[in-house]
RNA sequence: GGGUAUGUAGCUCAAGUGACAAAGCAUAUGCUUAGCAUGCAUGAAGCCUGGGUUCAAUUCCCAGUAUAUCCU
Numbered sequence: 001g002g003g004u005a006u007g008u009a010g011c012u013c014a015a016g017u018g019a020c021a022a023a024g025c026a027u028a029u030g031c032u033u034a035g036c037a038u039g040c041a042u043g044a045a046g047c048c049u050g051g052g053u054u055c056a057a058u059u060c061c062c063a064g065u066a067u068a069u070c071c072u
Base pairs, nucleotide, nucleotide: 001071002070003069004068005067006066007065010025011024012023027043028042029041030040031039048064049063050062051061052060
């Protein structure tokens, strides 16, 4: 320098070939306890960045960027 893959919640990680995005751990509140832990209930928290197409983009297109990997 070129090719490929992956960027989704604080961490790990699904799904979605255009409209309404899950889970585990962690975290907040309440119940339980003399208290802590465990357990139960409820909640908050997310589509890598910019542009384009579209009535509508996390999804499609282009460029960029980070990581991994292969070739040189």
Predicted 3D model of a 72-nucleotide RNA (transfer RNA) from Camelus ferus. It matches the Rfam family "tRNA". By type it is a transfer RNA. Model confidence (mean pLDDT): 82 of 100. The sequence is in RNAcentral, with records from Rfam.